[in-house]
This is a predicted structure of a 1420-nucleotide RNA (small-subunit ribosomal RNA) from a metagenome. Model confidence (mean pLDDT): 83 of 100. It matches the Rfam family "Bacterial small subunit ribosomal RNA". Its family is annotated with ribosome and structural constituent of ribosome in the Gene Ontology. The RNAcentral record of the sequence draws on SILVA.
């Protein structure tokens, strides 16, 4: 090369498929099947070719032509075949055509290799035998086609598809059934049980989860399907329309000599690109399987092995022991300590693993040679099979394993630590920088960022991102709801469906029961076993909950026939009604018209005003016209399915109820997806009609503005006919129907018995309380929201969104069906308890009202804003800051500011140093003092010599240094402690019981009643507790005790100026003073009251109803004031944010506000005269007499540490005189001059007096404040601080001494019940809507780019497959026609992107306008 097998298997990968592809289970009397098993029979004769090969061409190459010649188990032809197939022919038989029997015709084969006696040979064999082989047939096994039941996504915004479509006859095709084709005939075939169409998707065993049911998913490993760049075809062959085969078409990539070729990793490794991301271009057929071969064997990236990945799953180490001055370091501290931690070091062990030595299994059966039996033969070849002995094969491999040496030696990380969730501190940081699953940290003390250090969790792994199920009964079959949370359709009628009454029979589909067959293996699961455990891996059970076939049961459900009446429905009789339509007819009101009367306003509102009226309105009378609606009756009452339906009469008419056991039907029944009818109002059409009332719009109001609430006017519209709309809080926010489950009392209707009642018993309606259930609670409760059974409808967080879009209906507005992206962490229900209200009810308060006086005008004072300024220190700021901290700012105080100075400091410990001429320091210089220099003079205390005094030793003071002192610097929003306010208001709790799932209620509400949650009654409450009252303090009265410095009636004396005289004794009796003590208790009457609490007059009382007045301040609020009174955490200055000192400022002054003083005059001023007090204070003090000064005050010294003296005059009062109403004899600011005191020091910046000087104001706008009795008004005194004094400010004292309260509407503030809330930071709350800006997501758009399925048309490759033609025996070529892939082309459908513009949502700490909702939300 030529022939055979094989190459259809193994491997890959899911792109397509919603389908007999899958999975189960079944059929095939409608099929086929190489190798292979078994059985029967049988292998005979012969004939032309071509490859390789030669020789020639042709091509750049793939390759390709010719000419010669040659061989097979290759091809082809002839024989034989009772078997085999087709025909036909009789018989049998079947629901379906299958089998006997006869005939008649088609139709096989091939040889190769070993071995061999005898016999033949052309010496190649023949020929015999063994194996292999080849052909016919039956039959097996395995394997395959081909049918059928039932099964396993979505989406109805896809409702109708469909013409070879559904079926028959027939032919053809195929292994084989069939519309598989085809020609003829017929109209029929799927669909709501979901047809078509769309979008997605290989399907299962299984895996993940789960308590299951299920829910999701389809690597790995079996099993099926499909499919090889991407359409298409078929050849070959048993098997294919064929991964590494063949033919065309297209795309890509490549090679060319430009003419033509070549390729197909979704095979194993490997590259490149994408990408968050995914491996060696090894080794081996040793082992399991496959192919071919007789067989050694040879192929095999299946397969076995090995390498990267901690990518998962198992195991193992990373060392044990001991060992405390708890070591060094680290964090931490309340500065003692604490932990880290027996950890570490240190002693002693050990040696898995490592490292290095040595040895060393299993995985190996096979095949091969030898013997030796046995079959097969003619055979002691030979080939097969048994059995034995040699021999031989290993990638992994330097293997697992196992020995010795060596040495704690080589081996710990990741996350957390607010809370859910195991575990916290400390530093930085300071709504920054970050964190964050959900809740939410973080704005100067961050267990929550960042870091440490400590802890806890798991560990060769931690954590974090994506997915699935779970908990979530949160799709509810198991196992949910719809009155008010999300959900009952607006109402009824009714087809399909779904459910369905009583009794007997059959039946045996549902339903049980039991037997068979399947239900592959793996895997889960039990259970032994095997690797050193396990992970893994074998064996066994058991499961496979499921489909199919046989038997059996028959209660119950279906179903067939039959039969009953309680359900239904019908006949008879009454009854009640605003049921419905139609024609009519009425009367009272408005309105217009018209006529008299009359005459000046009417009308309307919170007030007005437009508007109407002298051209006669409004009023008021008669009478016409008009339209609409039906007073009273009337009702929680009646009628309809609802919607709705009200004057009377008439006619047509639907429905209900009730009676009678008297008739009939005899299960005719409920429910109702689509589907139909009816359906308020508003609005639409077409043609009327129009008195009232009234959207739109006009004017007038009101208002910051009113496009509104309010007036005047007014058109559609309301009325009517006749379509059409089809919606509502169509609501009992409660579908429908049937049955069952205590009562009471109303009310329409019916109908019985009588014993005729205010009677009793039965239905049917419609209303209320209610009992058990029930319900989250509100509440429902025979009219159910109890219990049970039937259908139907609907829901599944808020918001976008009762919307786009797409369908459909509508004349239109617009209905019905109806999402998605985005966005929130919450939207809702019910109830509790508080605040709160321009909601109620009581109720209280100098809260209003009635009084009295003021303040807001003036001038000064003082405090405060503002402004200035080197500083003008700080702090208080609505009530509850503003004569407040300040009860006394020239220095000081002082905290500010401007200069000069000090640095262990002005001031405390404490440790160090150093010292006798030392520390100290006079006087002198500089200096504005502090402060610095210089420097006579010159120390103390205790011990130590026998004494003094140095020196030594200690101490105190002084020094040097170190620790530390200092800070009115910051943070009252880190804190004590104190204080103000609501408020001296009548509240706040508790225990226990009780009621409520619960928060939470009740007590403590209700009625009388109090100032009072004072008290009484009732009471599921009973008690208690902190307030309140009362105990205390002071005034008012009286008795007592005491009597000096107080009293002085009485007496005694004495002296005078002879008087109510003075002093001095007794006296304590009054005054007083200060102690203790009575006293006032609704305690007594009377008379309301519930016989109570209690209140209202009285009585007596000094005082009466808490006597006056103080202290006294409940649970809490304002993150209320103070860090400058004191204390304090934390931060922050330290030669300065500390400390001295000296001057200045806190006193400024266009201005604004508080709170005050004096005024403004005659109730008054000015002069003279005279009365009468308390409270307090006095020693570096108060200060007399008495003298001087106009005076302020000086001299001056008596007294007194005070019931003694002193401050000390008390003033308004009262008597007397002037003033005469005026900017004055009113008022005193200013401003000059002159004193005075005080102090170191009155310049800035003190008080005081005396003379002149003599503003402003002639009673004070809106507006506003005390005060109810010894109160206000008014006069004076006194204290505190303090040298002095800005005090006219506080705090006390007496002195005079009033008006008025009807009353609780009304304003403020409080209390207590109730009441609505969307408020809870509580109304100073909460909240909507347009505009702007930014920032998302999406809808519509002229129009543009794209995918996808079809349809008509045109074109046609290969290939099939008819037909003709060329050769014709066959085969082959080759034309034409069908057919048909690609491609073109046309109207169109569908889907996706892109887009001027432009519409809408929706998110965004502080934009704009306004106030719509939440309360009676201010117009419910």
């Nucleotide at each position: 090369g030529c022939g055979g097998c094989g190459a259809a298997a193994g491997g890959g990968u899911u792109a397509g498929u919603a389908a007999c592809a899958c999975g189960u289970g079944g059929g095939u009397a409608a099929c086929u099947u190489g190798c292979c098993u078994u059985a029967a029979a049988g292998u005979g004769a012969g004939g032309g070719a071509u490859a390789g090969c030669u020789g020639c061409g042709g091509g750049a190459a793939a390759c390709c032509g010719u000419a010669g010649g040659u061989a097979a188990u290759a091809c082809c032809u002839c024989g034989u075949a009772u078997a085999u197939a087709u025909u036909u022919a009789u018989g049998a038989u079947u629901a379906a055509u299958u089998u006997a029997u006869a005939a008649a015709u088609a139709g096989a084969a091939a040889g190769a290799u070993g071995g061999g006696g005898a016999u033949c040979u052309u010496c190649g064999g023949a020929c015999c035998u063994a194996u292999c082989g080849c052909u016919u047939u039956a039959a097996g096994a395995g394997a395959g086609g081909c049918c059928c039941g039932c099964g396993g996504g979505g989406u109805a915004u896809c409702a109708g598809c469909u013409u070879g479509u559904u079926g028959g006859u027939g032919u053809g095709g195929u292994a084989a059934u069939g519309g598989c084709a085809c020609a003829c005939c017929a109209a029929g075939g799927c669909a709501a049980c979901g047809a078509c169409g769309c979008c997605u998707a290989g399907c299962a065993g299984g895996c993940a989860u789960u308590a299951g049911u299920g829910u999701g998913u389809g690597u790995u490993c079996u099993g099926c399907a499909a499919c090889a760049c991407c359409g298409g075809a078929a050849c070959u062959g048993a098997g294919a329309c064929a991964c590494u085969g063949u033919c065309c078409g297209g795309a890509c990539u490549c090679c060319u000599a430009c003419g033509g070729g070549a390729g197909g990793c979704u095979g194993c490794a490997g590259u490149c690109g994408a990408g968050a991301a995914u491996a060696u271009u090894u080794c081996c057929c040793a082992a399991u399987g496959c192919g071919c071969g007789a067989a050694a064997g040879c192929g095999u990236g299946a397969g076995g092995a090995u390498g990267c990945g901690a990518c998962g799953c198992c195991g193992c180490g990373u060392g044990g022991g001991g060992g405390a001055u708890g070591a060094a370091g680290g964090c931490u501290u309340u500065c003692g300590g604490g932990u880290c931690g027996u950890a570490a070091a240190c002693c002693c062990c050990u040696u898995u693993u490592g490292u290095a030595u040595a040895g060393g299994a299993a995985g190996a059966a096979u095949g091969c040679u030898u013997u030796a039996g046995c079959a097969u033969u003619a055979a002691u070849a030979g080939u097969g099979c048994u059995a034995a002995a040699g021999u031989u094969u290993g990638a992994c491999g330097u293997u697992a394993c196992u020995u010795u040496a060596c040495g704690a030696a080589u081996a710990a990380g990741c996350a957390a630590c607010g809370g859910c969730u195991a575990a916290a501190u400390a530093c930085g940081u300071g709504c920054c920088a970050g964190c964050a699953g959900c809740c939410g940290c973080g704005g100067u003390a961050a267990u929550a960022c960042g870091u440490a250090u400590g802890u806890u969790g798991c560990a060769a792994g931690c954590g974090u991102u994506a997915c699935u199920c779970g908990g979530a009964c949160u799709u509810a079959c198991u196992g949910g709801g719809u009155g008010u949370a999300a959900a009952g359709g607006g109402u009824c009628c009714g087809c399909a469906g779904g459910c369905g009454g009583u009794u007997a029979a059959g039946u045996a589909a549902g339903u049980g029961a039991g037997a068979g067959g399947u239900g592959a293996a793996a895997g889960c699961c039990u259970a032994u076993g095997g690797c050193u455990c396990a992970a893994c891996c074998a064996u066994a059970g058991a499961a496979c909950u499921g489909c199919c076939u046989c038997u059996c049961a028959u209660a119950c459900u279906g179903c067939u026939a039959a039969a009953c009446u309680a359900g239904a429905g019908g006949a008879u009789g009454u009854a009640a009604g605003g049921g419905g339509a139609g024609a009519g007819u009425g009367g009272a009101a408005c309105u217009g018209c018209a006529u008299g009367u009359g005459u000046a306003a009417a009308g309307g509102u919170g007030a007005a005003a437009u508007u109407u009226g002298u051209g006669g309105a409004u009023a008021u009378a008669u009478g016409c016209a008009g339209g609409a609606a039906c007073g009273c009756c009337a009702a929680u009452g009646g009628u309809g399915a609802a919607g709705a339906c009200a004057a009377c009469u008439c006619u047509c008419u639907g429905g209900u109820a009730c009676a009678u056991u008297u008739c009939c039907u005899g299960a005719c029944g409920c429910u109702c997806a689509g589907g139909g009818a009816c359906g308020a109002a508003a609005g639409c059409g077409u043609g009327g009609g129009u008195a009232g009332c009234a959207a739109a719009c006009a004017g007038g109001a009101u208002u910051a503005g009113a496009u509104a609430c309010c007036c005047u006017g007014g058109u559609a519209g309301u009325c009517c006919a006749c379509g059409c709309u089809g919606u509502a809080a169509a609501c009992g926010a409660u579908g429908a129907u049937c049955a069952c489950u205590g009562g009471c009392u109303g009310u329409u209707u019916c109908u019985g018995c009588c014993u005729u009642g205010u009677g009793c018993a039965g239905g049917a309606g419609u209303g209320g309380c209610g009992a058990a259930g029930c319900u989250a609670a509100c509440g429902c409760g025979u009219u159910a929201a109890g219990u049970g059974a039937u259908c139907c409808a609907c829901c599944u967080g808020g918001g976008g969104a009762c919307u786009a879009c797409g369908g459909u209906c509508g004349c239109a507005a617009g209905g019905c069906u109806a999402a998605a992206a985005c966005u929130c962490a919450a939207a809702g229900g019910a109830a509790u308890u508080g605040a709160c209200g321009g909601g109620g009810g009581c109720c209280c308060g100098c809260a209003c009202a009635a009084g009295c006086g003021g303040u807001g005008g003036a001038a000064c004072a003082u405090g405060u804003g503002g402004u200035u300024u080197a500083a003008u220190u700080c702090g208080a700021u609505g009530a509850u800051a503003c004569g407040c901290g300040a009860g006394g700012a020239a220095c000081c105080u002082u905290a500010c500011c401007u200069a000069g100075a000090c640095u262990u400091g002005a001031c405390a410990u404490g440790c160090u140093u150093g010292a006798a001429g030392u520390a100290g320091a006079a006087a002198c210089c500089c200096g504005a003092a502090a402060g610095g220099g210089c420097a006579a003079c010159c120390a103390c205390c205790g011990g130590u010599a026998u004494c003094c005094a140095a020196u030594c030793c200690g101490g105190a003071a002084c020094u040097u240094g170190c620790a530390c002192a200092g800070g009115u610097g910051c943070u009252g929003c880190a804190u004590g402690g104190u204080u103000g306010u609501c408020g001296u208001c009548a509240g706040c709790u508790c225990g226990u019981g009780c009621c409520g799932u619960g928060a939470g209620g009740u007590g403590u509400c209700g009625c009388c009643u109090u100032a009072a949650g004072u008290g009484g009654c009732u009471u599921a409450a009973c008690g208690a507790g902190c307030g309140c009252a009362a105990c205390c303090c002071u005034c008012a009265u009286c008795g007592u005790u005491a009597g000096u410095u107080g009293c002085u009636a009485g007496u005694u004396c004495a002296c005078u100026a002879u008087a109510u005289g003075u002093g001095a004794g007794c006296g304590c009796a009054c005054u007083c003073u200060a102690g203790c003590g009575a006293g006032a208790c609704u305690g007594c009457c009377u008379g309301u009251g519930u016989u109570a609490a209690a209140c209202a007059g009285g009585a007596g009382g000094a005082a009466g109803g808490u006597g006056g007045g103080g202290a006294c301040g409940a649970c809490g609020u304002c993150a209320a004031a103070u860090c400058a009174g004191c204390a304090u955490g934390g931060c922050c200055c330290u030669u300065a944010u500390g400390u001295c000192u000296a001057g200045g400022g806190c006193u400024a002054c266009a201005c604004a506000c508080g709170u005050g003083u004096u005024a403004c005059a005659a109730u008054g001023c000015u002069c003279g005269g005279u009365a009468c007090a308390a409270c307090g204070g006095g020693a570096g003090g108060c200060c007399a007499a008495a003298u001087c000064g106009u005076g302020a005050g000086a001299u001056g010294g008596a007294g007194c540490a005070a019931a003694u003296c002193c401050c000390u005059a008390a003033a308004a009062g009262c008597c007397g005189a002037g003033c005469c109403c005026a900017g004055u004899u009113c008022g005193g600011a200013u401003u000059g001059c002159a004193g005075g005191c005080u102090g170191c020091a009155a310049c800035u910046c003190g008080c005081c007096u005396g003379c002149a000087u003599g503003a402003a104001g002639u009673u004070g706008g809106a507006a506003u404040c005390g005060c109810u009795a010894g109160u206000a008004a008014u006069g004076g005194c006194g204290c505190a601080u303090c040298a002095g004094c800005a005090a006219c400010g506080g705090c006390g004292c007496c002195g005079u001494g009033a008006a008025u309260a009807c009353g609780u509407u009304c304003c403020c503030g409080g209390g207590c019940c109730u009441u609505g809330u969307a408020c809870a930071c509580a109304c100073c709350g909460c909240c909507c809507g347009u505009c702007a800006a930014g920032c998302g997501c999406c809808g519509a758009a002229a129009g543009u780019g794209g995918g996808g399925a079809g349809c008509g048309c045109c074109c046609g490759a290969a290939g099939a497959u008819c037909u003709c033609u060329a050769c014709u025996a066959a085969c082959u070529a080759g034309c034409u026609g069908u057919u048909c892939a690609c491609g073109g082309u046309g109207a169109g459908c569908u889907u996706c992107g892109c887009a001027a513009u432009u519409g809408g949502u929706g998110c965004u700490a502080a934009g704009u306008c306004g106030u719509a909702a939440c309360a009676a939300g201010g117009u419910a």